[in-house]
RNA sequence: UUUACAGAUCGGAUGAUCGCGAGGACCGCAGGGUCUUCGAGGAAAGUCCGGGCUUCAAGAGCGACGCAGUGGUUAACGACCACCCGGGGCAACCCGAGGAUCAGAGCCACAGUGACGAUGCCGGCCAACGUUUUGAUGGCCGGAGUGAAACGAGCAAUCUCUGCGUGAAGCAAGGUCAAAUAGGGGAUGAGGGCUGCUCGCCCGUUUAAUCCCGGGUAGACCGCUGAUGAUCCCGUCAGCAAUGACGGGGCUAGAUAGAUGAUCAUCUCCGCCAUCGAUUUGGUGGCGGAACAGAACCCGGCUUACAGAUCUGUAAAAAUC
RNA sequence: GGGCCAGUAGUUCAGUGGUAGAACGCCGCUUUUGCAAAGCGGAGGUCAGGGGUUCAAUUCCCCUCUGGUCCA
Numbered sequence: 001u002u003u004a005c006a007g008a009u010c011g012g013a014u015g016a017u018c019g020c021g022a023g024g025a026c027c028g029c030a031g032g033g034u035c036u037u038c039g040a041g042g043a044a045a046g047u048c049c050g051g052g053c054u055u056c057a058a059g060a061g062c063g064a065c066g067c068a069g070u071g072g073u074u075a076a077c078g079a080c081c082a083c084c085c086g087g088g089g090c091a092a093c094c095c096g097a098g099g100a101u102c103a104g105a106g107c108c109a110c111a112g113u114g115a116c117g118a119u120g121c122c123g124g125c126c127a128a129c130g131u132u133u134u135g136a137u138g139g140c141c142g143g144a145g146u147g148a149a150a151c152g153a154g155c156a157a158u159c160u161c162u163g164c165g166u167g168a169a170g171c172a173a174g175g176u177c178a179a180a181u182a183g184g185g186g187a188u189g190a191g192g193g194c195u196g197c198u199c200g201c202c203c204g205u206u207u208a209a210u211c212c213c214g215g216g217u218a219g220a221c222c223g224c225u226g227a228u229g230a231u232c233c234c235g236u237c238a239g240c241a242a243u244g245a246c247g248g249g250g251c252u253a254g255a256u257a258g259a260u261g262a263u264c265a266u267c268u269c270c271g272c273c274a275u276c277g278a279u280u281u282g283g284u285g286g287c288g289g290a291a292c293a294g295a296a297c298c299c300g301g302c303u304u305a306c307a308g309a310u311c312u313g314u315a316a317a318a319a320u321c
Numbered sequence: 322g323g324g325c326c327a328g329u330a331g332u333u334c335a336g337u338g339g340u341a342g343a344a345c346g347c348c349g350c351u352u353u354u355g356c357a358a359a360g361c362g363g364a365g366g367u368c369a370g371g372g373g374u375u376c377a378a379u380u381c382c383c384c385u386c387u388g389g390u391c392c393a
Stems, first nucleotide, its partner, number of pairs: 001317010012267007020039008041292001045303002048301005053170004059199004064166005069083005084098001085096004099161002104159002106155002116152001121143007129135001174222004184213005191203003231250008268290009322392007331345004339376001347363005369385005
């Protein structure tokens, strides 16, 4: 220098004008107004795992589902770290649902004699039957071909076994208040409720439950997040690491049809065109572009999408000193 | 915002590890003066897309996309 590998960071900046949402202060009887502060992400996404929180009859057994080398981290996990083993790569490095097939069952298409208890193909030997010969039964040894695999096994992302774990539902959970009203009518009708089954428990047997018809309300507040959290940033220490401990500092969106935006100017980066100079580089002007995407109860992960830019470390090859 | 289900021929659906099928539709021929019906033959498939397990995947597992449905 080129080509790769691993990790990390950013993902337009500044100013002006006009707007939007929320908190606080002040003014106003009120509708509201003024000032001030704050206002999306690394994935806010998919909802794939794990929790917090809330409600339910959260009682037992069976079933069902999930995970799977060894050790560790964590609130927990199917996440993460280290090592072992297997596979890929020249290497840096990357990938792995990686327990058990001497508990039992099942499967292996086509081809092939035969697909798992080798009757079945070819050759040789032995035993015994029959016999002119051919033959036919059993056993042993060897061989070719077919096929992913030929008696050795393979498949548990087939059933199953072993160990460990899981009650269910989800903020449209759930609670308080207000408003409205006909706690209405009809049919089925003995079951219904915790949800796969059984037992147990509770309610009910004309009052349950399901369906249909008709009518009414679909508002406010709490949950909710101006916050004390498995919290964020910085530093030190322990540890190979994931991570933990200690010290200092900070408080960082909260809508409810859903705010976080638009325009202009200057600058940055990229592309195209024109022009000037010109070996190339370059200067000036104009136009266009600058990703993926947007909170909705909150966290920890995983996965997926992502124009471009920057930094650090490592490997291989070539060249130079 | 949250829960659940589905995707196979033009349409509606079977197929649940071993060469992808049915009905209707479409095309051609026969029949008819012509059309329909009927009869015969034929075409038409990235099994939504990608990856994994397996000798082998529509089927088993994971991710993505699209559509549907329920929840005050």

Predicted 3D model of RNase P RNA and transfer RNA as a complex of 393 nucleotides. The prediction has a mean pLDDT of 76. Rfam match: Bacterial RNase P class A. It is annotated as a ribozyme.